This is a predicted structure of a 73-nucleotide RNA (transfer RNA) from an uncultured Erysipelotrichaceae bacterium. Its mean pLDDT, the model's own confidence on a scale to 100, is 81. Its Rfam family is "tRNA". About the family: Transfer RNA (tRNA) molecules are approximately 80 nucleotides in length. The sequence was found in a public genome assembly.
Formats: sequence, structure tokens, C1' cells
RNA sequence: GCCGACUUAGCUCAGCUGGUAGAGCAACUCCCUCGUAAGGAGUAGGUCGAAGGUUCGAAUCCUUUAGUCGGCA
Repeated sequence: GCCGACUUAGCUCAGCUGGUAGAGCAACUCCCUCGUAAGGAGUAGGUCGAAGGUUCGAAUCCUUUAGUCGGCA
């Protein structure tokens, strides 16, 4: 230099053919217990790496760009 994959909640990751962003763990509250753990119920937490474009509508499609990883040279 070229090619490919990935970037979504604090962490690990889903998210189909464009149509209101989710799970598990973690955090917090409550129940249960003499108490703790385990278990049960609930709450909060995200402008989807960034910018632009297409569209009535974009995490999703297109362009540019940043970062991480891998391959080739």
C1' cells in the first nucleotide's frame, strides 16, 4: 500500500427483508431468610464509533472517516 471482519447498555453479545433498540451478567429497589448466599419480582441504564447522503422512515442501504483484529505484498 491492497483486501476482509468487527465497533450496539458498565461487560459479553443479539437485532431477520429498512418500520417504536433487546437478552444475559453487573448495578439499584423490594420479597423470601435470624442473617448471608441462592431464588423470585421490579427499576434504571443507549442519540447503535464519527460525519454526510438516500428514504415518509436508517443500527440496518450508499459515501467518507476513526479505532481494533486478521490476511496479502